[in-house]
RNA sequence: CAGGGAAAUUGGCAAACUGCUUGAAAAAGCAGGACGCAAAGCUACCGAUCUAAGGCCAGUUUAUUGGCUAUGAUAGCGGAGCUGCAGAG
Numbered sequence: 001c002a003g004g005g006a007a008a009u010u011g012g013c014a015a016a017c018u019g020c021u022u023g024a025a026a027a028a029g030c031a032g033g034a035c036g037c038a039a040a041g042c043u044a045c046c047g048a049u050c051u052a053a054g055g056c057c058a059g060u061u062u063a064u065u066g067g068c069u070a071u072g073a074u075a076g077c078g079g080a081g082c083u084g085c086a087g088a089g
Stems, first nucleotide, its partner, number of pairs: 012037002017032006035076001041082003045079003048074003054069005
């Protein structure tokens, strides 16, 4: 310097659910609440997953129909990058 992380200490974050708000939706924000998390701190670069407003195609007497597609979303799905507390074998 890099990787790993047992015990201990100061602490930190906050799932589901509930209420309010935003959004077409996925989902997000705030408050309550803790399932858990040693990066469950930050970043959509890669993969993966979710949604389909708009667009395209099909269908249809008329359709609130069907299919495809992120520019939307998830960092508590994985990888990658950056940063960080404690300080043993």